[in-house]
């Protein structure tokens, strides 16, 4: 440096629920909680999935409205790959 995570130390991170707090909605942040997790640190670059406030299109409708379809400029780094930094053993 580069490849692993078998043993071992100190440690780290916190799903689901649950409260509050924000977002249109996914989600997100605080606490509380442990399913997990060797990058379950960080980054939406590429696949993928979640959303659909506007947008836009079709349908009712006198209109106001109201549904049904398509779409990230919103999300996920705890879907995968990809980048970049790092702790402790090991070869």
């Nucleotide at each position: 440096a580069u490849c692993c995570g078998a043993c071992a130390a100190g440690g780290g991170c916190a799903a689901a629920g649950c409260a509050c707090c924000u977002g249109a909605a996914a989600g997100g942040g605080u606490g509380u909680g442990a399913c997990g997790c060797a990058a379950a640190g960080c980054c939406a670059c590429c696949g993928g999935c979640c959303u659909a406030c506007g947008u836009u299109u079709c349908g009712u409708u006198u209109u106001c409205a109201c549904g049904g379809g398509a779409u990230a400029a919103g999300g996920u780094a705890g879907c995968g790959g990809g980048g970049u930094c790092g702790c402790c053993g090991g070869a």